The RNA shown here (transfer RNA) has 68 nucleotides and comes from a marine eukaryotic metagenome. The prediction has a mean pLDDT of 80. It matches the Rfam family "tRNA". Rfam classes the family as a transfer RNA. Its family is annotated with triplet codon-amino acid adaptor activity in the Gene Ontology.
RNA sequence: GAAGUAGCUUAGCUUGGUAGAGCGCCUGCUUUGGGAGCAGGAGGUCGCAGGUUCAAAUCCUGUCUUCC
Numbered sequence: 001g002a003a004g005u006a007g008c009u010u011a012g013c014u015u016g017g018u019a020g021a022g023c024g025c026c027u028g029c030u031u032u033g034g035g036a037g038c039a040g041g042a043g044g045u046c047g048c049a050g051g052u053u054c055a056a057a058u059c060c061u062g063u064c065u066u067c068c
Base pairs, nucleotide, nucleotide: 001067002066003065004064007023008022009021010020017054025041026040027039028038029037047063048062049061050060051059
């Protein structure tokens, strides 16, 4: 100096306002079965603690981990 967000890979942060996508997982349809395809669903204390604010993944402070 950079990064940390779903099991994995990640978007969103600049401009605060319902937390998203792909893969994976579950169920159903399809198939003799599997795979592929189609439809639906579950899954997140946004690294941790605190502050500001009506409202924080986002702004501020401290701190932990990883990489250079």